[in-house]
Molecule: SAM riboswitch aptamer (S box leader)
Organism: Halanaerobium congolense
RNA sequence: AACUUAUCAAGAGUGGUGGAGGGAUUGGCCCUUUGAAGCCCAGCAACCAGCAGUUAAUUUUGCCCGGUGCUAAUUCCAACAGAAAGAUUUCUGAGAGAUAAGGA
Numbered sequence: 001a002a003c004u005u006a007u008c009a010a011g012a013g014u015g016g017u018g019g020a021g022g023g024a025u026u027g028g029c030c031c032u033u034u035g036a037a038g039c040c041c042a043g044c045a046a047c048c049a050g051c052a053g054u055u056a057a058u059u060u061u062g063c064c065c066g067g068u069g070c071u072a073a074u075u076c077c078a079a080c081a082g083a084a085a086g087a088u089u090u091c092u093g094a095g096a097g098a099u100a101a102g103g104a
Stems, first nucleotide, its partner, number of pairs: 003102006013041001015040003021031003025079004042071003047067002050063004075096001080093006
C1' cells in the first nucleotide's frame, strides 16, 4: 500500500510559538497578515485499552490519568446512478475520502 468491520448532522482555543499558506483529488465555493500550515499547551470525544457496575453473552451503563483521533463551513458542496418537481432545486443510494479496530 491493499483487505474486513464500524462511524462520519453532535462536540471542542479571542492561549503560546511560527511566519504563508490551507480546506485529500478535480471543479466550485471558502478560510487566511484582524496572521495559514507545522509545533507546544489547553480542550472535545469515547474507537481501543484500563477501572467500576451489569448480563446467558465484549451484553449493557458509567468513569477515563493510558493508545489513537479530532477542535471553520454536513466528510464545506458537487463529481457516478436513480427519484420527485421542472430557469433549476430537493431527496435517496453508490463511489471516493477520513478515523478506529482487526486478520494475513